Transfer RNA from an Actinomycetota bacterium, 73 nucleotides, folded computationally. It matches the Rfam family "tRNA". Rfam classes the family as a transfer RNA. Its family is annotated with triplet codon-amino acid adaptor activity in the Gene Ontology.
[in-house]
RNA sequence: GCUGGAGUAGCUCAGUCGGUAGAGCAACGCCAUGGUAAGGCGUAGGUCCGGGGUUCGAAUCCCCGCUCCAGCU
Numbered sequence: 001g002c003u004g005g006a007g008u009a010g011c012u013c014a015g016u017c018g019g020u021a022g023a024g025c026a027a028c029g030c031c032a033u034g035g036u037a038a039g040g041c042g043u044a045g046g047u048c049c050g051g052g053g054u055u056c057g058a059a060u061c062c063c064c065g066c067u068c069c070a071g072c073u
Base pairs, nucleotide, nucleotide: 001072002071003070004069005068006067007066010025011024012023013022019056027043028042029041030040031039049065050064051063052062053061
């Protein structure tokens, strides 16, 4: 330099054919126990790597960048 993949909640990851984002763990609260742990219920937490474009509408499609991983040279 070229090709491919990845970037979404504190962490690990889903997210279909474009219709305003979810799960598990972690955190917090409650229940329960004489108390602790395990367990049950609930709450909060993200505008999806950055910028631009298309569209009534973009995490999703297009373009340009950034970071990481793999391969080729």
The sequence is in RNAcentral, with records from ENA.